Predicted 3D model of a 73-nucleotide RNA (transfer RNA) from Bombella sp. ESL0385.
RNA sequence: GGGGCUAUAGCUCAGUUGGGAGAGCGCCUCGUUCGCAAUGAGGAGGCCAGGGGUUCGAAUCCCCUUAGCUCCA
Numbered sequence: 001g002g003g004g005c006u007a008u009a010g011c012u013c014a015g016u017u018g019g020g021a022g023a024g025c026g027c028c029u030c031g032u033u034c035g036c037a038a039u040g041a042g043g044a045g046g047c048c049a050g051g052g053g054u055u056c057g058a059a060u061c062c063c064c065u066u067a068g069c070u071c072c073a
Base pairs, nucleotide, nucleotide: 001072002071003070004069005068006067007066010025011024012023013022019056027043028042029041030040031039049065050064051063052062053061
């Protein structure tokens, strides 16, 4: 220098064919208990890496950039 993959909640990750942003763990509150653990109910937490484009509509499609992993030279 060139090719490929990845980037979504605090962590690990789903998200299929473009239309509702989600799960588990964690965190907070409440109940059960003498208390803890466990368990039940509820809740907070997201610029979907960044910018631009296409579209009525983009996490998803296209372009550029950034970071990580990997292959080639």
Lineage of the source: Bacteria > Alphaproteobacteria > Acetobacterales > Acetobacteraceae > Bombella. Model confidence (mean pLDDT): 82 of 100.